[in-house]
RNA sequence: GACAAUCAAACGCCGAGUGCCGCCUUGCGGCAGCGGGAGAACCAAGUUUGGGGUGCAUCUGCCUUUGGGCAGUAGGGGGUACUUCUUCCCCGAACCCGUCAGCUAAUCUCGUAGGUGUAAGAAGUUCCCGGA
Numbered sequence: 001g002a003c004a005a006u007c008a009a010a011c012g013c014c015g016a017g018u019g020c021c022g023c024c025u026u027g028c029g030g031c032a033g034c035g036g037g038a039g040a041a042c043c044a045a046g047u048u049u050g051g052g053g054u055g056c057a058u059c060u061g062c063c064u065u066u067g068g069g070c071a072g073u074a075g076g077g078g079g080u081a082c083u084u085c086u087u088c089c090c091c092g093a094a095c096c097c098g099u100c101a102g103c104u105a106a107u108c109u110c111g112u113a114g115g116u117g118u119a120a121g122a123a124g125u126u127c128c129c130g131g132a
Stems, first nucleotide, its partner, number of pairs: 001127002010080001011117004018032006033112006043102001050100001051097004059072005075091004081125007
């Protein structure tokens, strides 16, 4: 010292959401990887105030014209070397199944989107450069 400001590029970050190939080429398909769901025995549980699932995204209080609104909160995120801690900031959505789903071998099945350039301080570690 490990990028302060603006722009651009490179390169990254959150996330399972990536790689390769083909085609009737901008969208489909295939393979692999990755991430979910369903589904025996054993075990567990004990049947509508329905229940369950994807996801960080739940729960509580108050108000309400019952549509919802407000304030908190479990939880998640804060990236140009890494880790931990403190403060601070942001999110705390949306959707699906349809009376059915605990776990779960075999087996079956689905997804592979989207967003973003990002706070301050302390401690430790690592690396690079220079000097003695």
Annotation
A computed fold for a 132-nucleotide RNA, annotated as c-di-AMP riboswitch aptamer (ydaO/yuaA leader). The coordinates come from a structure-prediction model, not an experiment, and the mean pLDDT is 75. Rfam family: c-di-AMP riboswitch aptamer (ydaO/yuaA leader). Rfam describes the family as follows. This family represents a conserved RNA structure found upstream of the ydaO and yuaA genes in Bacillus subtilis and related genes in other bacteria.